Formats: sequence, structure tokens, C1' cells
RNA sequence: CGGCGGGAGAGCCCGGGUCGUACGGCUCGGCGCCGAAGGAGCAACCGCCCCGGGAAACUCUCAGGCACCCGUACCGCCG
Repeated sequence: CGGCGGGAGAGCCCGGGUCGUACGGCUCGGCGCCGAAGGAGCAACCGCCCCGGGAAACUCUCAGGCACCCGUACCGCCG
């Protein structure tokens, strides 16, 4: 890296527009939330010690996400 399996969280909120017979979908705005795409930050420790290097599932929420479904970091097996 590839294949198979496991795998969360948080409003199916309110209003406008639009598609539509309807259920519902999309989009914009608002407030409330989640952290396990991605991104950013740092401890011990190390160094040439002003300073630099330095992890995450921790922290921040820029991004992403908030019915079901899909997907996701991460874990297991095989190559």
C1' cells in the first nucleotide's frame, strides 16, 4: 500500500428559497452541539541550548460532521 472483518459521537432544531402530489431532497441564514477525514498546538526528552527538534485516541475546532444509510481515525487477519 491492497483485500476482508470490526468501528463511534453530536438538533431527522427554527426560518427563507427551490424541486416535488406527498414523504422528503438541495441551498442560504440563525442559534445549539460532535471530534475518529484532513489541519494546527504542546510534555517528557534531545541538541549546536538566544533558540531549534519533539507524540497522540490529549487540546483547538480552521476544515469536516450532527435521523437512517454511506464514510471516517483506530484495531484484527491475509498478501